[in-house]
RNA sequence: AUUCGUCUUCGGGGCAGGGUGAAAUUCCCUACCGGCGGUGAUGAAACCAUGUGUUUCUAAGCCCGCGAGCCUUUUGGGGCAGGAUUUGGUGCGAUUCCAAAGCCGACAGUAUAGUCUGGAUGGGAGAAGAUGAAG
Numbered sequence: 001a002u003u004c005g006u007c008u009u010c011g012g013g014g015c016a017g018g019g020u021g022a023a024a025u026u027c028c029c030u031a032c033c034g035g036c037g038g039u040g041a042u043g044a045a046a047c048c049a050u051g052u053g054u055u056u057c058u059a060a061g062c063c064c065g066c067g068a069g070c071c072u073u074u075u076g077g078g079g080c081a082g083g084a085u086u087u088g089g090u091g092c093g094a095u096u097c098c099a100a101a102g103c104c105g106a107c108a109g110u111a112u113a114g115u116c117u118g119g120a121u122g123g124g125a126g127a128a129g130a131u132g133a134a135g
Base pairs, nucleotide, nucleotide: 002134003133004132005131006130007129008128009127010126017029018028019027031115032114033105034104035066036065037064038063043057044056045055046054047053048051061103062102069080070079071078072077085101086100087099088098089097107118108117109116
């Protein structure tokens, strides 16, 4: 280096404006938002050997996986439920870059909700740090 244990901290954003209506942030027009890990040709920095170089950081809502819900189990987990992308360009190589057009969003409540209220001062993928042990 790495692995394991314990602890601490952190760990989600969003209907402006308008229409209909008795009633809608729920319908309609329009607007707005994008958790975590991986991948990655973007971008940035450093280095010297100046190269199709190396290293570090950064880069996907719709590619792969995870989380939030429910059941079960007794903690290792198991089961169920659960969304979405194409076209063109460049190139050896891109569902990740560039351009364009699309699409998606748990459960409960309520005039039908990704955005309101609620379970939730909860949980959580995980991130950072401290410490102990192995090495």